The part of an RNA shown here (small-subunit ribosomal RNA, 5' domain) has 524 nucleotides and comes from an uncultured bacterium. The prediction has a mean pLDDT of 84. The full RNA is in RNAcentral, with records from ENA and SILVA. It matches the Rfam family "Bacterial small subunit ribosomal RNA".
Context: one part of a larger RNA
RNA sequence: ACGAACGCUGGCGGCGUGCUUAACACAUGCAAGUGGAGCGACGAACCAGGGCUUGCCCUGGGGCAAAGCCGCGAACGGGUGAGUAACACGUGGGUAACCUGCCCCGAUGACCGGGACAACCCGAGGAAACUCGGGCUAAUACCGGAUGUGCUCGCGAGCCACAAGGCUCGCGUGGAAAGGUAGCUUCGGCUUCCGCAUCGGGAUGGGCCCGCGGCCCAUUAGCUUGUUGGUGAGGUAACGGCUCACCAAGGCUGCGAUGGGUAGCUGGUCUGAGAGGACGACCCGCGUCAUUGGGACUGAGACACUGCCCAGACACCUACGGGUGGCUGCAGUCGAGAAUCUUCGGCAAUGGACGCAAGUCUGACCGAGCGACGCCGCGUGCGGGAUGAAGGCCUUCGGGUUGUAAACCGCUGUCAGUGGGGAGGAAGGCUGUGUGAAGAGCACGGUUUGACCUAUCCGCAGAGGAAGUGAGGGCUAAGCUCGUGCCAGCAGCCGCGGUAAGACGAGCCUCGCAAACGUUAUUC
Numbered sequence: 001a002c003g004a005a006c007g008c009u010g011g012c013g014g015c016g017u018g019c020u021u022a023a024c025a026c027a028u029g030c031a032a033g034u035g036g037a038g039c040g041a042c043g044a045a046c047c048a049g050g051g052c053u054u055g056c057c058c059u060g061g062g063g064c065a066a067a068g069c070c071g072c073g074a075a076c077g078g079g080u081g082a083g084u085a086a087c088a089c090g091u092g093g094g095u096a097a098c099c100u101g102c103c104c105c106g107a108u109g110a111c112c113g114g115g116a117c118a119a120c121c122c123g124a125g126g127a128a129a130c131u132c133g134g135g136c137u138a139a140u141a142c143c144g145g146a147u148g149u150g151c152u153c154g155c156g157a158g159c160c161a162c163a164a165g166g167c168u169c170g171c172g173u174g175g176a177a178a179g180g181u182a183g184c185u186u187c188g189g190c191u192u193c194c195g196c197a198u199c200g201g202g203a204u205g206g207g208c209c210c211g212c213g214g215c216c217c218a219u220u221a222g223c224u225u226g227u228u229g230g231u232g233a234g235g236u237a238a239c240g241g242c243u244c245a246c247c248a249a250g251g252c253u254g255c256g257a258u259g260g261g262u263a264g265c266u267g268g269u270c271u272g273a274g275a276g277g278a279c280g281a282c283c284c285g286c287g288u289c290a291u292u293g294g295g296a297c298u299g300a301g302a303c304a305c306u307g308c309c310c311a312g313a314c315a316c317c318u319a320c321g322g323g324u325g326g327c328u329g330c331a332g333u334c335g336a337g338a339a340u341c342u343u344c345g346g347c348a349a350u351g352g353a354c355g356c357a358a359g360u361c362u363g364a365c366c367g368a369g370c371g372a373c374g375c376c377g378c379g380u381g382c383g384g385g386a387u388g389a390a391g392g393c394c395u396u397c398g399g400g401u402u403g404u405a406a407a408c409c410g411c412u413g414u415c416a417g418u419g420g421g422g423a424g425g426a427a428g429g430c431u432g433u434g435u436g437a438a439g440a441g442c443a444c445g446g447u448u449u450g451a452c453c454u455a456u457c458c459g460c461a462g463a464g465g466a467a468g469u470g471a472g473g474g475c476u477a478a479g480c481u482c483g484u485g486c487c488a489g490c491a492g493c494c495g496c497g498g499u500a501a502g503a504c505g506a507g508c509c510u511c512g513c514a515a516a517c518g519u520u521a522u523u524c
Stems, first nucleotide, its partner, number of pairs: 001522001004520004011378006017371002025333002028331003033072003038069002046061006079289001089213007098206002103202007111145004120135006151174001153172008179194002182191003215261003222252003227249008264286002267283001268279004291312005314325004342368001344367003350364001351362004381411004391402004415465001417460005425452001428448008468513005473494003479508005489496002
């Protein structure tokens, strides 16, 4: 010094921190949704009209909620330390070899058509999970055609580079799109805002490549056949044996290859005067994994923790035909262990997803709970009080000591208790008025938003509720008596104990630290 544990003890608060072992297995709940201003269908209140048997029906408007199509998100956020000695990480570069949804800037465009599939209705199978057939339908879903500022590809020319490349011009070739909302309307449309398509640039985030740096073993000395290079092809966003065919026989190694062991890396942390040594918990950055192994699909982005497929192990349901599951998310359970927490509250704040917005979701997060696990702060009273009471211990029996300690007298009121007040964390949202072209911005007004019983202030009562632990032979601060008799025991080292033990056990006294004090493990 510590993510500690154990023994004894334990008043309060603040801030931190808490499965280091079995990457063992998991009951239950929650942890990713959202958009009706993309779409059809259904359609509760409520409003209007009509019928009228007077409490119902029909039509139109309206729009809550569940399901469906569609869009975006689900690749973030959260967890883990199994694997990895590697361009994984750190640092410095390269990419003339690359990509980038949402966001910002600039340019141009959005024309004409078409056919389906869910939902829904009907039918069928199945124990279930679910599946199949027929029919209807919408779209910002899907498809065809047109157009082409850019762009792609091919050819030609020029300029800049000089390793493949970039820019400009000309000709040819190929390929785009979607609407919705509100306001106005002369009902033709126009405008606002949000979207859509193509291209150029930016920003952000990534991919790939390289130099250098950081463990142990030589009781591991040779290793390698896609191996090393070339030609051609394929593949990728992109270079490349990345993959393949053919050709050559290369490539690495004592400056440690190959093999084995161990290990996520870093900023940092601990220690130390420093140099160094050890470590990598919490927090930040990067990379890795998601029951084990493999694979691709979708997508701007995955080879995808709570997506899909296959195989294995395990567990569960079953009508035995067949199905279902994956806490290394937050809580929680079993087990392992010396050992590590609540099946809590809230989206009020910060941040994220979706949405024009209101808002919805968010075990991220913010808070509370448990644990002296750590650090820090506070308290357990203060003043007076001698015939130095009683009791204890010691005694040379005179006394000494505990000791102003107690009693007693006078005060105070921290913390805890109890009653009441009470900020700040709140910015924002909705709405009205003014200004204004404006639902922008600004100004003023109204209303509304806090999980956390917060900080803090006032009143009440009353010394009341709050001290232990280790040591006393030397090192090392603090000694006497009794018991025991090499026994029982102590011990970090030296060493104590065999009848006067300052070292064992007890009592009194003393010393150290104090809500702690000791011990053990480990590091410097």